Small-subunit ribosomal RNA, central domain from an uncultured bacterium, 349 nucleotides, folded computationally.
Model confidence (mean pLDDT): 88 of 100.
Context: one part of a larger RNA
RNA sequence: CUGGGCUUAAAGCGCACCUACGCGGCUUUGUAUAUUAGAGGUGAAAGCCUGGACCUCAUCUCCUGAAUUGCCUUUAAGACUGCGUCGCUUGAUUCCUCUAAAGGUGAGUGGAAUUCCUAGUGCAUAGGAGAAAUUCGAAAAUGUUCAGAAGAACACCAGUGGCGAAGGCGGUUCACUGGACUGGUAUUGACGCUGAGGUGCGAAAGCGGGGGGAGCAAACAGGAUUAAAUACCCUGGUAGCCCCCGCCGUAAACAAUGAUGACUAGCUGUCUGGGCUCAUGGAGCUUAGGUGGCGCAGCUAACGCAUUAAGUUCUCCGCCUGGGGAGUACGGCCGCAAGGUUAAAACUC
Numbered sequence: 001c002u003g004g005g006c007u008u009a010a011a012g013c014g015c016a017c018c019u020a021c022g023c024g025g026c027u028u029u030g031u032a033u034a035u036u037a038g039a040g041g042u043g044a045a046a047g048c049c050u051g052g053a054c055c056u057c058a059u060c061u062c063c064u065g066a067a068u069u070g071c072c073u074u075u076a077a078g079a080c081u082g083c084g085u086c087g088c089u090u091g092a093u094u095c096c097u098c099u100a101a102a103g104g105u106g107a108g109u110g111g112a113a114u115u116c117c118u119a120g121u122g123c124a125u126a127g128g129a130g131a132a133a134u135u136c137g138a139a140a141a142u143g144u145u146c147a148g149a150a151g152a153a154c155a156c157c158a159g160u161g162g163c164g165a166a167g168g169c170g171g172u173u174c175a176c177u178g179g180a181c182u183g184g185u186a187u188u189g190a191c192g193c194u195g196a197g198g199u200g201c202g203a204a205a206g207c208g209g210g211g212g213g214a215g216c217a218a219a220c221a222g223g224a225u226u227a228a229a230u231a232c233c234c235u236g237g238u239a240g241c242c243c244c245c246g247c248c249g250u251a252a253a254c255a256a257u258g259a260u261g262a263c264u265a266g267c268u269g270u271c272u273g274g275g276c277u278c279a280u281g282g283a284g285c286u287u288a289g290g291u292g293g294c295g296c297a298g299c300u301a302a303c304g305c306a307u308u309a310a311g312u313u314c315u316c317c318g319c320c321u322g323g324g325g326a327g328u329a330c331g332g333c334c335g336c337a338a339g340g341u342u343a344a345a346a347c348u349c
Stems, first nucleotide, its partner, number of pairs: 004320003008302001012317001014201004022193002025088002029084003035077008049065001051063003091191001092188001094186001095184002099180001103177007110154001114150003119145003126135001162169002206247006215241002220236004258316002261313003266294012298305002322349003331342004
């Protein structure tokens, strides 16, 4: 390079937006870039190949043809590609209408629980465990009652329910704000898809500065267990988890399944809309968009997937090429650091 692949064997970037590139709906007409066909020129010789000649044959040598798949010039064609052009509405967008929702940001606010604190009551334990002990308690604990403070999380509703590109999002109210769906004889008229680089978002942990600190709890301390116990269990307990600002940029970031479009039997549940028909009921039929369970064809190494494809396909991107060494070293870039990213080789089986 030609290939073969990427759910689980190596392999889909964590996710999105976007530049270049690549690809691109129906139609009129022109052009002739690409394309196709004809003609001409050139494509050295030798070699290879075809047919012959010559030495008795063969090798060698000589002659001949073919080939040299290419390039250039020219003539023509006009389906397809490109370019220009008249249009179109199915793709895409906009508008109107309606609907659902833990979508996002900010500011308020609510009750239960926990801990602490004041006071009352009350008297000896409480706590904890497999059993105990460390621990708390006559300076009155635990229990119980009223009042107060603080921080964090939001029981029930709650649902293979909803929303979001992913990460993720759950008390409640208000403000601002993003997206999606239904319906429309509305608008523009291909404006589209993908997307190397680039940019932004990106759980948890961690880092810097400033707050906060109820509970939980790495580290740490003690008590147990044990042969030991740097653990599991218990009593404590600091970072941290919370808020604001700034970093980090990684996860089994998973559906281990890239994005868009088209096509290909059905049955059934559920969420959110629309329409129609009976004529009211927990009705029936139908349609659009999600989200589940089965299941045919087909596919698959099998498991399984199966209109939400892992089926049949168009286009574009990313990635893989035996195990270990190694997602490491060196170098570059990024970072305050931790480290991240890009990414080998020797050697070895």